[in-house]
Context: one part of a larger RNA
RNA sequence: CGUGGAAACUUGAAGAGGCCCUUCCUUAGUACGAGAGGACCGGGAAGGACGAAGCUCUAGUGUACCUGCUGUUCUACCAAGGGCAUUGCAGGGUAGCUACCUUCGGUUAAGAUAAGCGCUGAAAGCAUCUAAGCGCGAAGCUGUCUCUAAGAUUAGGUUUCAUAGACUGGUUAGAGAAUAUGACCUUGAUAGGCCGUACGUGUAAGUCCAGUAAUGGAUUGAGCGGAGCGGUACUAAUAAGUCGU
Repeated sequence: CGUGGAAACUUGAAGAGGCCCUUCCUUAGUACGAGAGGACCGGGAAGGACGAAGCUCUAGUGUACCUGCUGUUCUACCAAGGGCAUUGCAGGGUAGCUACCUUCGGUUAAGAUAAGCGCUGAAAGCAUCUAAGCGCGAAGCUGUCUCUAAGAUUAGGUUUCAUAGACUGGUUAGAGAAUAUGACCUUGAUAGGCCGUACGUGUAAGUCCAGUAAUGGAUUGAGCGGAGCGGUACUAAUAAGUCGU
C1' cells in the first nucleotide's frame, strides 16, 4: 500500500517440524540344528539421546534482603550506627531466571510404492511375475500428529457493530534493545505509597537481672526485610487532540 467501513472469531491452499534408538523379561531354551548354538511372529517392562512446557519437589543464582566477622574513617566520647576495603569477607535466602529438577512427546489406521516375492498369462501349443491384467511388500513417500498460514492479488468465510472504530497522550508488565504485544486511564486497583501477610533471616535497640569481667538470661521467635499474595484512591493515570465514519 492492497484486500472499497470496523472489530472479534475462523476455514486451510501452501510451508515447516516430528515420526529416533537400546536393553531386559516372556513366548522359549520352543521351532531349527548331530551338537555348539538359537530364532521369526506376538505380549510386557525399563532406559538413552533429542524436543516442548514448567518451577510443585531437588539444586544453582539471587550486587533486593537478614545475620556474623576484620581493618580503617566519620557521627565529640561509651553504646549504637554510616562510608570504604572484589558485593570487603563469611553463613543463609523470597520473587524472577535456570538445570542437575519435574511433567509430557515420538502413536495408530489407511493409501500408493522400492528392492524382492507371487497369481493368471501369451508373444514362443512348452516355459515364463509382464507384454494386456491382478496381488503382497519398507524405519522410506502421501497421510495421520504439532506449529505457521488469505499478499492463497483466486487477497476466502461467519457473527456483531456502524455517531462504529483506531491512533496520539498517560500509569505500566505475564511484554520488551527501539518498536511491537498485553493490562489499565477516576464509571479506576495500572504503578507507586500505605495497611496486612505467605516467606527470608534468626531472638534488634533500649532497659532490667546474674557475673570482677568476657559473657549469659528476661522482655522476644524479637527486630528488620518482604520483587510474591490480598486489601486500600493517599499520589500519578488530568484535560484533551488527530484520523475515520
Molecule: large-subunit ribosomal RNA, domain VI
Organism: bioreactor sludge metagenome